[in-house]
RNA sequence: GUGCAGGUAGCUCAACCCGGUAGAGCGCCUGGCUGAAGCCCAGGAGGUUGACGGUUCGAUCCCGUCCCUGCGCA
Numbered sequence: 001g002u003g004c005a006g007g008u009a010g011c012u013c014a015a016c017c018c019g020g021u022a023g024a025g026c027g028c029c030u031g032g033c034u035g036a037a038g039c040c041c042a043g044g045a046g047g048u049u050g051a052c053g054g055u056u057c058g059a060u061c062c063c064g065u066c067c068c069u070g071c072g073c074a
Base pairs, nucleotide, nucleotide: 001073002072003071004070005069006068007067010026011025012024013023020057028044029043030042031041032040050066051065052064053063054062
């Protein structure tokens, strides 16, 4: 340089194919339980979906350019 895969909550990942209110587990916070803590139960916070544009009534999803990571080729 080039091809492919990936980038979504603090972490690991869904949702994308087929556009329609962004979710789960773990973690965190509050309450219950306990002598206390853990387990367990109830509730809660946390996201400009890598960036900027385009298409659309509407974009995590489609299109373009760029950035980052991994693998292959040169």
Transfer RNA from a Gemmataceae bacterium, 74 nucleotides, folded computationally. Its mean pLDDT, the model's own confidence on a scale to 100, is 82. Taxonomically the source falls in Gemmataceae (Bacteria, Pseudomonadati, Planctomycetia, Gemmatales).